[in-house]
RNA sequence: GUUCUCAUAGUGUAGUGGUUAUCACGUUUGCUUUACAUGCAAAAGGUCAUCGGUUCGAACCCGAUUGGGAACA
Numbered sequence: 001g002u003u004c005u006c007a008u009a010g011u012g013u014a015g016u017g018g019u020u021a022u023c024a025c026g027u028u029u030g031c032u033u034u035a036c037a038u039g040c041a042a043a044a045g046g047u048c049a050u051c052g053g054u055u056c057g058a059a060c061c062c063g064a065u066u067g068g069g070a071a072c073a
Stems, first nucleotide, its partner, number of pairs: 001072007010025003018056001027043005049065005
């Protein structure tokens, strides 16, 4: 330099155009216990990397940019 791939909650992830973005772990609260752990119930937590475009509607499609990874040279 060229090509491909990834970016979604604290961490890891699902979600191939439709109106409340999924699950697990973790966190907080309550119950249970003498207490802790386990278990049960509930809650909080997301500018879907950034900018622009397409569309009635975009996390999803298109382009550019930024960052991580891989292959080739």
Molecule: transfer RNA
Organism: Blastocladiella britannica